[in-house]
RNA sequence: CACCGAUAAUAGCAAACCGAGGCGAAAGCACGGGGCGCAAAGUCAUCAGCCUAAGUCUUUAGCAGAUAUGGUUGGAUGGUUGCCGAA
Numbered sequence: 001c002a003c004c005g006a007u008a009a010u011a012g013c014a015a016a017c018c019g020a021g022g023c024g025a026a027a028g029c030a031c032g033g034g035g036c037g038c039a040a041a042g043u044c045a046u047c048a049g050c051c052u053a054a055g056u057c058u059u060u061a062g063c064a065g066a067u068a069u070g071g072u073u074g075g076a077u078g079g080u081u082g083c084c085g086a087a
Base pairs, nucleotide, nucleotide: 004085005084012038013037017033018032019031022029023028036074042080043079044078045077046076047075048073049072050071051070055067056066057065058064
């Protein structure tokens, strides 16, 4: 230096669930608690899955259908940055 990753140390993130009732058409988000887990569960790009359907289009005129420009992923791949140092 690169790989790697401890029942090490320091810091960090935060699933379910609970509270509260702010934002949003909804999905969902944000806030407080909580902590299953995480060595990139930091960040960016691309792709994929899933949710919603305001608007738009279609329409048999509906409590209909399609659609993401709205969301979500602790999904994948790649780029990039970064703490520690046992084997």

This is a predicted structure of an 87-nucleotide RNA (c-di-GMP-I riboswitch aptamer) from a Blastocatellia bacterium.
The coordinates come from a structure-prediction model, not an experiment, and the mean pLDDT is 83.
Taxonomically the source falls in Blastocatellia (Bacteria, Pseudomonadati, Acidobacteriota).
The sequence was found by an Rfam model in a public genome assembly.
Rfam family: c-di-GMP-I riboswitch aptamer. From the family's description: GEMM was predicted in a large-scale screen for bacterial structured RNA regulatory elements.